[in-house]
RNA sequence: GGGGUAUUAGCUCAGCUGAUAGAGCGCCGCAUUCGCAUUGCGGAGGUCGCGGGUUUAAGUCCCGCAUACUCCACCA
Numbered sequence: 001g002g003g004g005u006a007u008u009a010g011c012u013c014a015g016c017u018g019a020u021a022g023a024g025c026g027c028c029g030c031a032u033u034c035g036c037a038u039u040g041c042g043g044a045g046g047u048c049g050c051g052g053g054u055u056u057a058a059g060u061c062c063c064g065c066a067u068a069c070u071c072c073a074c075c076a
Base pairs, nucleotide, nucleotide: 001072002071003070004069005068006067007066010025011024012023013022019056027043028042029041030040031039049065050064051063052062053061
């Protein structure tokens, strides 16, 4: 220098063919218990990596950039 993959909640990850952003764990509250744990119910938490474009509408399509991982090439 060239190619590929990934980037979504605190963590691990879904999100099909563009149409309300989700799960598990964790966190907070309530119930249960003499108390703890377990279990049940409820809740908070997101500029979907950043910036543009297309579209009535973008996590999803297109372009650029950044970061991580990886393959190839180059130099000595």
A computed fold for a 76-nucleotide RNA from a Candidatus Saccharimonadota bacterium, annotated as transfer RNA.
RNAcentral holds the sequence, with entries from ENA and MGnify.
Rfam family: tRNA. About the family: Transfer RNA (tRNA) molecules are approximately 80 nucleotides in length. The family's RNA type in Rfam is transfer RNA.
Model confidence (mean pLDDT): 82 of 100.